[in-house]
RNA sequence: GCCACCAGAACGCCGAAUUUCCUGGAUGAAAGCGGGGGAACCAUUCUCCGGGGUUAAUCUUCGUUGCUCACCAGCAACGAAGUAGGGCUACCUUACAGCCCGCACCCGUCAGCUAACCUCGCAGGCGUGGGAAGGGGGUGGC
Numbered sequence: 001g002c003c004a005c006c007a008g009a010a011c012g013c014c015g016a017a018u019u020u021c022c023u024g025g026a027u028g029a030a031a032g033c034g035g036g037g038g039a040a041c042c043a044u045u046c047u048c049c050g051g052g053g054u055u056a057a058u059c060u061u062c063g064u065u066g067c068u069c070a071c072c073a074g075c076a077a078c079g080a081a082g083u084a085g086g087g088c089u090a091c092c093u094u095a096c097a098g099c100c101c102g103c104a105c106c107c108g109u110c111a112g113c114u115a116a117c118c119u120c121g122c123a124g125g126c127g128u129g130g131g132a133a134g135g136g137g138g139u140g141g142c
Base pairs, nucleotide, nucleotide: 001142002141003140004139005138006137011127012126013125014124018031019030020029021028032122033121034120035119036118037117042112050110051107052106053105054104059082060081061080062079063078064077065076066075067074068073085101086100087099088098089097091135092134093133094132096130
């Protein structure tokens, strides 16, 4: 260089949520990853229709129920159809195609951005697999 074959459940996926160290134990520490608060400058003219944060998880219409209300209308819960946005298809990336999610929780009247600085988290839940192009890896042969 050419040809052929291969891609694993002690594995893989969502997520920041992993690794290491010390200790008799508990507590803890560090690295790494992630979140919040917090100047100037800039931005905003908001503040009961309260406001704000994490997250992909927002928003729209319709319906039912309840509350407030004279009515209009508003708020909350639930349901339906969508939707901003997000994930997977096993070496990686891209496109196609397919399958899904579009929750929940927190702060407590209060926070725009934000250097220094301060501070918090490292859980929980799952089991997908279609081929194509390009790039890379391994094994064997010449």